[in-house]
RNA sequence: GCGCCUAUAGCUCAGUCGGUAGAGCAGCUCCCUUUUAAGGAGACGGUCGAUGGUUCGAGUCCAUCUAGGCGCA
Numbered sequence: 001g002c003g004c005c006u007a008u009a010g011c012u013c014a015g016u017c018g019g020u021a022g023a024g025c026a027g028c029u030c031c032c033u034u035u036u037a038a039g040g041a042g043a044c045g046g047u048c049g050a051u052g053g054u055u056c057g058a059g060u061c062c063a064u065c066u067a068g069g070c071g072c073a
Stems, first nucleotide, its partner, number of pairs: 001072007010025004019056001028042004049065005
């Protein structure tokens, strides 16, 4: 220099054919228990790496860039 992969909640990851984003764990509150642990219930938590573009509508499609990884030279 070229090609490919990854980037979504604090962490690990889903997210179909484009229709306004979810799970588990952690943390918080409550129940249960003499207490802890375990168990049960609930709520909270997101500009989906960045900037533009396409579209009525983008996590998803397109372009560029950033960070990490792999390969080739």
Source information:
Transfer RNA from a bacterium, 73 nucleotides, folded computationally. It matches the Rfam family "tRNA".